């Protein structure tokens, strides 16, 4: 003396998958992988056609679509020193049951700040031996 690490004030930006089941007049279980795969409140909500039974407009069965969310706290990660995340991308090669993973594409185009302290560690500068 500081881009690690610590420790801090206000403000910001983000994502939440893949597989088996199961649900959708109220819509959630599990296994992976991960720092996080939705924890609390609220609000909101299916079509289409068949087959069977009934005959006040209801019961049941499977089929094909298309869905299990929105919002707001709240956890986690991240804020120009940015690969958190997004787009190209349902990308391309390896590897996995699948995702994830690890290369590449990538000096790629985007992406969310400002103030401010300490120097035990660690790093780096300088002196001395």
């Nucleotide at each position: 003396a500081u881009a690690g690490g610590c420790a801090c004030g206000c403000a910001g930006g983000g994502g939440a998958g893949u597989c088996c089941c199961g649900c959708c007049c109220a819509a959630g279980g599990g296994a992976c992988u991960g720092a996080g795969a939705g924890g609390c409140g609220u609000c909101a909500u299916g079509g289409u056609g068949c087959g069977g039974g009934g005959u006040a407009u209801c019961c049941c069965g499977g089929a094909c679509c298309g869905g299990c969310g929105g919002c707001g706290c709240g956890a986690c990660c991240c804020u120009u020193u940015g690969a958190a995340c997004c787009u190209g991308a349902c990308c391309c090669a390896g590897u996995u049951g699948a995702u994830a993973c690890u290369g590449g594409c990538g000096u790629a185009g985007g992406a969310a700040g400002c103030a401010a302290g300490a120097a035990a560690c660690a790093u780096g500068g300088c002196g001395c031996g």
TPP riboswitch aptamer (THI element) from Leisingera sp. JC1, 129 nucleotides, folded computationally.
The prediction has a mean pLDDT of 79.
The model forms 96% of the base pairs in the Rfam consensus.
The sequence was found by an Rfam model in a public genome assembly.